[in-house]
Context: one part of a larger RNA
RNA sequence: AGCACACAGGGGAUGCCUUGGCUCUCAGAGGCGAUGAAGGACGUGAUAAGCUGCGAUAAGCUUCGGGUAUUAGCAAAUAUGAAUUAAUCCGGAGAUUUCCGAAUGGGGAAACCUAGCUAGUUGAAGACUAGUUGUACAAUGUACGCAAACCUGCCGAACUGAAACAUCUAAGUAAGCAGAGGAAGAGAAAAUAAUAAUGAUUUCCUAAGUAGUGGCGAGCGAAAGGGAAAGAGCCCAAACCAGUUAUGUUACGGCAUAUCUGGGGUUGUAGGACUACGAUAUGGCAUUAGUUAAAUGAAGUGGAACAGGAUGGGAAGCCUGGCAAUAUAGAGUGAGAGCCUCGUACACGUAAGUAAGACUAGUCUAGUAGUAUCCUGAGUACCGCGAGGUCGGAGACGCCUUGUGGGAAUCUGCCGGCACCAUCCGGUAAGGCUAAAUACUCCUGAGAGACCGAUAGUGAACCAGUACCGUGAGGGAAAGGUGAAAAGAACCCCGAACAGGGGAGUGAAAUAGAACCUGAAACUGUGUGCUU
Numbered sequence: 001a002g003c004a005c006a007c008a009g010g011g012g013a014u015g016c017c018u019u020g021g022c023u024c025u026c027a028g029a030g031g032c033g034a035u036g037a038a039g040g041a042c043g044u045g046a047u048a049a050g051c052u053g054c055g056a057u058a059a060g061c062u063u064c065g066g067g068u069a070u071u072a073g074c075a076a077a078u079a080u081g082a083a084u085u086a087a088u089c090c091g092g093a094g095a096u097u098u099c100c101g102a103a104u105g106g107g108g109a110a111a112c113c114u115a116g117c118u119a120g121u122u123g124a125a126g127a128c129u130a131g132u133u134g135u136a137c138a139a140u141g142u143a144c145g146c147a148a149a150c151c152u153g154c155c156g157a158a159c160u161g162a163a164a165c166a167u168c169u170a171a172g173u174a175a176g177c178a179g180a181g182g183a184a185g186a187g188a189a190a191a192u193a194a195u196a197a198u199g200a201u202u203u204c205c206u207a208a209g210u211a212g213u214g215g216c217g218a219g220c221g222a223a224a225g226g227g228a229a230a231g232a233g234c235c236c237a238a239a240c241c242a243g244u245u246a247u248g249u250u251a252c253g254g255c256a257u258a259u260c261u262g263g264g265g266u267u268g269u270a271g272g273a274c275u276a277c278g279a280u281a282u283g284g285c286a287u288u289a290g291u292u293a294a295a296u297g298a299a300g301u302g303g304a305a306c307a308g309g310a311u312g313g314g315a316a317g318c319c320u321g322g323c324a325a326u327a328u329a330g331a332g333u334g335a336g337a338g339c340c341u342c343g344u345a346c347a348c349g350u351a352a353g354u355a356a357g358a359c360u361a362g363u364c365u366a367g368u369a370g371u372a373u374c375c376u377g378a379g380u381a382c383c384g385c386g387a388g389g390u391c392g393g394a395g396a397c398g399c400c401u402u403g404u405g406g407g408a409a410u411c412u413g414c415c416g417g418c419a420c421c422a423u424c425c426g427g428u429a430a431g432g433c434u435a436a437a438u439a440c441u442c443c444u445g446a447g448a449g450a451c452c453g454a455u456a457g458u459g460a461a462c463c464a465g466u467a468c469c470g471u472g473a474g475g476g477a478a479a480g481g482u483g484a485a486a487a488g489a490a491c492c493c494c495g496a497a498c499a500g501g502g503g504a505g506u507g508a509a510a511u512a513g514a515a516c517c518u519g520a521a522a523c524u525g526u527g528u529g530c531u532u
Stems, first nucleotide, its partner, number of pairs: 001531009015517001016481002020452002022449007029441002031146002039100003042055003046078001050074002061094006070082003105114003115133007134144004150181001151179004161168001165215001191198002202229005212220002233433003236377001240263004245258005268411001270376004274370004283364003288361005295354002300348003306321004322339002324328001330342003382406008392418001413428005468475002488516001491503004
């Protein structure tokens, strides 16, 4: 020096565990804010800091309800207290709520500086106390700011793919901006169809990777129809009638015009006005007000049934004999517990609130005949030129939207049915509202998992968006486990020692001793043997 064995050190893999995550389901909630939010700064305890709570009434104040023996948060210590005259604790409602922040008296380098007015304190003051003073608008009020996704609109890329690249694609995606709601948007046919019909919208399955489109490349890609979910329809404008106000005019009786208000009226088998006749019925209400109100609803309440023996540190495992079960879901307890504890099935309980339903009020809703006249949404329809949408990239190119120029008709009207024409068929544009089926989850409750188990699972199981890095936007960790119980090692010894260790003691175990469960490998030693 090598090899082997043994015993150590070192290290923190592995196993076991779970306080934390991940993904869903079902319910709820879907907002908060000038009555000052979200988020912060600074304070606040008998006490250094931190976290949590709270706000100069500051780990809290009041009240109502629940609950019952302890209690002054994490936090184990000391001191001093509180509590059966009901504390602590849990739930509801209220009070207080510094300063910054939309921040709003003005300013400002956020948490600071500094004014006016009103009222007050003071002998006085460049002092103090309380209130008030933002901007816009439709103005006794509303808006402003914040918030995870979902939604609507405006605006709108590139990388990429086409094996290069320009039309095309990515994609109307990402990013930006504005706005709304618990959903949003859409929506009661100027529809779809095809010789038969359907009958608002939305969503899903299908039709279908079809019809199409496409440097006919890469790719893109419907609709009708069929089957489901849900289901709901309505209101204006106008004609006509009446009135208000204003203006003009007048023969002072009025008339005309304009505005506004009320009635009327709302459709395609055209309807309505108007004229004539007739009736007070029928059916609703998504909207409003009031009364009543089942039910639901916080903390919470009751809630069955077991003993003994041996082993062991410890029994819930084993042995023996019982019992409950509308409860053998689950968790905990010194090792696998239906019967030890908490629970579970089941039953009960009410405040605020929500509230089906009912009643009353309110409100909406109808007919027949006639067809002369009037009304039925205009810079609109439509056309030219130029764009966008649609499966449709200018194409034979309709339809929808629109920039620009031109520009109708008025029911004997007008639009559509994929150039265009005819026939036929469908509809009634140029005003508006509308629940449900659908999308999402920052958040609350209950529950689930052939999800993870500390290099995993959230970045974060632990005081983590922390430490740390960066001028900044921003980037962003590591770090869990003594034991059943601290019983956390009195006392003695070595030592400079509050280092470390040896005894003693605790404990089932201390090679469980806080650098603490298990304790692999690399690596480092000690001893013995063998080889050289």
Molecule: large-subunit ribosomal RNA, domain I
Organism: Pedobacter sp. N36a